A computed fold for a 1490-nucleotide RNA from an uncultured prokaryote, annotated as small-subunit ribosomal RNA. The prediction has a mean pLDDT of 82. The sequence is in RNAcentral, with records from ENA. Its Rfam family is "Bacterial small subunit ribosomal RNA".
RNA sequence: AGAGUUUGAUCCUGGCUCAGGAUUAACGCUAGCGGCAGGCCUAAUACAUGCAAGUCGAACGGCAGCGGACUCAGCAAUGGGUGCCGGCGAGUGGCGCACGGGUGCGUAACGCGUAUGCAAUCUACCUUUAACUGGGGGAUAGCCCCGAGAAAUCGGGAUUAAUACCCCAUAAUAUUGAGGAGGGACAUCCCUUUCCAAUUAAAGCUCCGGCGGUUUGAGAUGGGCAUGCGUGACAUUAGCUUGUUGGUGAGGUAACGGCUCACCAAGGCAACGAUGUCUAGGGGGUCUUAAAGGAUGAUCCCCCACACUGGUACUGAGACACGGACCAGACUCCUACGGGAGGCAGCAGUGAGGAAUAUUGGUCAAUGGGCGCAAGCCUGAACCAGCCAUCCCGCGUGUAGGAUGAAAGCCCUAUGGGUUGUAAACUGCUUUUAUAUAGGAAGAAACCACCGGUCGUGAACCGGUGUUGAGGGUACCGUACGAAUAAGGAUCGGCUAACUCCGUGCCAGCAGCCGCGGUAAUACGGAGGAUCCAGGCGUUAUCCGGAUUUAUUAGGUUUAAAGGGUGCGUAGGCGGAAAUAUAAGUCAGUGGUGAAAUCCUGCAGCUCAACUGUAGAACUGCCAUUGAUACUGUUUUUCUUGAGUAUAGUUGAGGUGGGCGGAAUGUGUCAUGUAGCGGUGAAAUGCUUAGAUAUGCUAUAGAACACCGAUCGCGAAGGCAGCUCAGUAAGCUGUAACUGACGCUCAGGCACGAAAGCGUGGGGAGCAAACAGGAUUAGAUACCCUGGUAGUCCACGCCGUAAACGAUGAUUACUCGAUGUUGGCAAUACACCGUCCGUCAGCGUCCAAGCGAAAGCGUUAAGUAAUCCACCUGGGGAGUACGCUCGCAAGAGUGAAACUCAAAGGAAUUGACGGGGGCCCGCACAAGCGGAGGAGCAUGUGGUUUAAUUCGAUGAUACGCGAGGAACCUUACCUGGGCUCAAACGUAGAGUGACUUUUGCCGAAAGGCAAUUUUUCUUCGGAACGUUUUACAAGGUGCUGCAUGGUUGUCGUCAGCUCGUGCCGUGAGGUGUCGGGUUAAGUCCCAUAACGAGCGCAACCCUUAUCAUUAGUUGCCAUCGGGUCAUGCCGGGGACUCUAAUGAGACUGCCAGUGUAAACUGUGAGGAAGGUGGGGAUGACGUCAAAUCAGCACGGCCCUUAUGUCCAGGGCUACACACGUGUUACAAUGGUCGAUACAAAGGGCAGCUACCUGGUGACAGGAUGCUAAUCUCUAAAGUCGAUCUCAGUUCGGAUCGAAGUCUGCAACUCGACUUCGUGAAGUUGGAUUCGCUAGUAAUCGUAUAUCAGCAAUGAUACGGUGAAUACGUUCCCGGGCCUUGUACACACCGCCCGUCAAGCCAUGGAAGCUGGGGGUACCUGAAGUCUGUAACCGUAAGGAGCGGCCUAGGGUAAAACUGGUAACUAGGGCUAAGUCGGAACAAGGUAGCC
Repeated sequence: AGAGUUUGAUCCUGGCUCAGGAUUAACGCUAGCGGCAGGCCUAAUACAUGCAAGUCGAACGGCAGCGGACUCAGCAAUGGGUGCCGGCGAGUGGCGCACGGGUGCGUAACGCGUAUGCAAUCUACCUUUAACUGGGGGAUAGCCCCGAGAAAUCGGGAUUAAUACCCCAUAAUAUUGAGGAGGGACAUCCCUUUCCAAUUAAAGCUCCGGCGGUUUGAGAUGGGCAUGCGUGACAUUAGCUUGUUGGUGAGGUAACGGCUCACCAAGGCAACGAUGUCUAGGGGGUCUUAAAGGAUGAUCCCCCACACUGGUACUGAGACACGGACCAGACUCCUACGGGAGGCAGCAGUGAGGAAUAUUGGUCAAUGGGCGCAAGCCUGAACCAGCCAUCCCGCGUGUAGGAUGAAAGCCCUAUGGGUUGUAAACUGCUUUUAUAUAGGAAGAAACCACCGGUCGUGAACCGGUGUUGAGGGUACCGUACGAAUAAGGAUCGGCUAACUCCGUGCCAGCAGCCGCGGUAAUACGGAGGAUCCAGGCGUUAUCCGGAUUUAUUAGGUUUAAAGGGUGCGUAGGCGGAAAUAUAAGUCAGUGGUGAAAUCCUGCAGCUCAACUGUAGAACUGCCAUUGAUACUGUUUUUCUUGAGUAUAGUUGAGGUGGGCGGAAUGUGUCAUGUAGCGGUGAAAUGCUUAGAUAUGCUAUAGAACACCGAUCGCGAAGGCAGCUCAGUAAGCUGUAACUGACGCUCAGGCACGAAAGCGUGGGGAGCAAACAGGAUUAGAUACCCUGGUAGUCCACGCCGUAAACGAUGAUUACUCGAUGUUGGCAAUACACCGUCCGUCAGCGUCCAAGCGAAAGCGUUAAGUAAUCCACCUGGGGAGUACGCUCGCAAGAGUGAAACUCAAAGGAAUUGACGGGGGCCCGCACAAGCGGAGGAGCAUGUGGUUUAAUUCGAUGAUACGCGAGGAACCUUACCUGGGCUCAAACGUAGAGUGACUUUUGCCGAAAGGCAAUUUUUCUUCGGAACGUUUUACAAGGUGCUGCAUGGUUGUCGUCAGCUCGUGCCGUGAGGUGUCGGGUUAAGUCCCAUAACGAGCGCAACCCUUAUCAUUAGUUGCCAUCGGGUCAUGCCGGGGACUCUAAUGAGACUGCCAGUGUAAACUGUGAGGAAGGUGGGGAUGACGUCAAAUCAGCACGGCCCUUAUGUCCAGGGCUACACACGUGUUACAAUGGUCGAUACAAAGGGCAGCUACCUGGUGACAGGAUGCUAAUCUCUAAAGUCGAUCUCAGUUCGGAUCGAAGUCUGCAACUCGACUUCGUGAAGUUGGAUUCGCUAGUAAUCGUAUAUCAGCAAUGAUACGGUGAAUACGUUCCCGGGCCUUGUACACACCGCCCGUCAAGCCAUGGAAGCUGGGGGUACCUGAAGUCUGUAACCGUAAGGAGCGGCCUAGGGUAAAACUGGUAACUAGGGCUAAGUCGGAACAAGGUAGCC
């Protein structure tokens, strides 16, 4: 110090979350020791038991109990007596009990903190000062006797003491009153001194030293009171107050005071927050933080408050009293039922509550306190110990050596390697700690006793000796022993250090946030390993931090949340220039205070540290005082530039009221005129023969003001538009005459404030919510159409809101420019058009700097500064609920919470998309030709069926596809029968000479059984071959194409896809690749912050079209010769064709035109070919988790007498049906018959077969050539004739019957072909749809692969014949480029809204039910103070009794406030796959929104 998380990516805004520190903590796992601290945060809940405040005999009467002494009785035991001594129960009296200890209920307060004051005050014990301490009296407790009662306790009688009580005396420097003199001050006043008068005191004990007592002054200590300042939340608490505010007098108090009372006055507090409600002890401090702050108030210290709840006083120096009293109340206990007792928020302890907090311990040894002369007694204060890892600190659980590294475990690329790991084993060493044992502190010095000494002789001081330890035989220090007694927790996807395997399979589970898990999970569970801490480690809770995320330091408000709709203006805040005074703010010095502890620094003590001691610093504060005077404030005097006035001009839809005008529209009468009008995408409703629409004259009504008109003008905003009149407001400009800071902003307040809406009264032409009808539609409560009422208009009164927007508050100053325009003024020029230049005030556009997240803003700032106001703090819930205010209502203003999410959002980027735009292309449409869709058949698919109908392919991009050929085989499927190291192959070893064949039997076969048969070569060592057996490797067309390789389809042969460097941008990205042209093309040219390059395009390759050269066999034959019925048949030839190799050729090269160029155009020339000549191969980055695990390969999973393998038979060929692809047709451009001509490219030895013979034929029987330019397989349409004559036919051939041929072990399921016979549908095919632009479509046949044969009408090639049409790009489909919008990015097959239905959650309303605290009124009223008082007591003082005032409490009543709960009800939120629609995002299909 930051990090994660919104997006495909980016920047920003903004929330959520994490890493840190802390804790009086708790929980989980684990646990060796010591030191130091801490330990009911909850029920101020209830408490059993014990202890926590007594002491003094040197105040007193006494003497129950204990010890002693004396004495009596008795042998003794023992009993009696004597207060005589030590002492002392109970009692009188004194002092203490008001301290110490606990708790935080109450309290928002002079309670606390801080600083002052008391001239308005008290203070026992202590110190000091002065004076005094005389005399007398009567009681009473106790003791004794009697009585009541269960007890607590009480009553009566007799007697008694005091330092208890009372009276008298004396008395002041005390108190009170009157007076004199002096001094001081702060308003009331105070001090000193003097005089007079009045009042008031005491107690004794004694060891004779003294200790006490009374009065007085002073001090110290501790209190009381008053004041300034500071010290929570809520305004959805705005008014509160009658002893209230003040005065006079009196009372009361230690003391001032409405503290109390009588009378008088009517005040006092409050937006600088009164009153009310809620919460809370305050501070020093503690935690955190860089600081400022924020949070907190355990332990320790100071203050306050309280002591079961409420009230009250007494005593006392001090209390309204924790372990005192009285009363009331609640609760608990005892009881003989009559009556009594009690108060742990003291220390322990118990119950309860709770996540949770300890022992019914020891000692007064030390420190401190009370009493006492003292010894001493008391002390749950305190000091110690016990329990608890609760915090902090420290120590240990060994240490050194020890392998290119054991074993096991785990992992891997697995003959091996890695890791655990120097870790272990093993060797040496050490002994903290544990255990055992020996020793053993400091804290202790006083008091006291004894002895000695000193001086100023005091029961003074000093010294010595003696005495005193709970903890504790503890700390500590030796010795012995032996590595011996001692390690866990969490984590390992990112943040965040640390990774693999197995299991699981959106299950189980994890999770702080993001998020993991749906068969290869570093995220779940386990293991191995690793990381981080360590006697602890994690989790949870809470606080601060990070968070500049409430911003004083230190934020924002155009679009992210946020500028009030606008103005006027009060309080408040801020304020021009010069001088004067002052010193409040401000600054500096000094003084006081800021308790101690804490924090910080130095030093020191425990072995270190924590801890503790000591010294310093600090405590940033408050108060006082002295000084300074720049700034701010205040005072006084001036100034003119801010502001205003005056005056002269000028501008405008500024406002209000009145008058006037024309066009249009509607309506009325009349007229002309006739069948429609109107309306729409198309229609219909509607109007119209009772005469509409249309047209004309005229009348009338209301509303709005065309053109001018604009990027204009005016106004504070809303807003304002025909012309004109009247009243009125404002701005601007010029002049610089007047005033002299009069200013700016503005919480509350007041006024204005579009549209809609409301009230009353008018008005009502057009338009038009609601409503009605017609359409549209699946529906259409809409969009469209026809009507139509409120309303729109006027007057008056309300409402008070708008996307009231520039989404930009007002004012002032400053900061480059360019340009347009409105209203003035001035100058120049002049003369009436204008030009040019300057200035003031507006309205606009573009830009510099700067700012900004960017878009953008930019003298009209969103720049630089100043002042004031308003507002914001994640999204939703919600501008909602409740409350209050306003309103006639509608509603407006103010304005939450629970709950829920991890985002919501802004700007910009790249894509994708749009029922957005522009440009362009393609058999995309159009123009044509031929088909499909109808029929029959073939074939594939779906479906169905089946034992099985194996599997895959499924929009385009599956469906004559894998399959280029299922009768068996293939074959993967089904049924049945077999086999299990198992079918085939390899290697190695061993055995053997067979294996095979043949025959017989069983069997469907596989196979089984029996019989038969018995290798080759040899150098004789052996080798080859076959077979058996052993060992090692099996096998799987089982799953996953969403784990993969490879291959393929498609977009698409579309023109695109990228990179380097540079430049631009904060960045994603952009530029290049855009623009203007051009092209088939990102092809090329020009331009250009780009310059180049790569993959694609093109070209290079093959083929075809022309020619040349070379080479001529099996090809060819022009010329020459020979020969045949005839044929390159032969000799020969290379000319030609052809073959097959090498070349040439075509490049917009030439010409003309257009153009800058690229390029285009041309019936151009030339050329075989002309603008890529035709065709092919060739397929960029990528998309579709596209296809394929069944071609092959391969990870993982699965099967192993089976999911492997062998065999027979069946199936893949099924058939109500649906679809795709084909084929044959429906006929005359044809069918049939006869004759006849011309290819290319392929194939051939288990083959093609000439030729001959036979058969109607498929074919058969012979036979020859050819391993092929040699032999062989080979055309059809066409052409020439004949016939048929428009018919279900001489078309068409399905189907069926019969007979055959061929292949093959085998044609039943299930082959092809032939012949004869049979002769179905079908007469050109609905919506719709497919192919094709030239040697193409169409049409005709040929060949081949696969193959024994063939279901081939398929596929792949080949040639023959050989068209039509394209105006063109509006539309459909697909694609490319540019641009635009976007809430999409899984990318429109997207996103997303609302009702309803279901579940869960919190909340509002609500008849009612039930609580709480507070106030008011009335009634009653204890104890008690105060007060009054004749009878009773007392000599008296006084008391009893009775009365009065006040009050705690209780009761009654009506209201207000605030909770809980509730039938029912309302909306909200959340929840993988519910319903209905389709509102928004693109022009979202009616632009959206307020």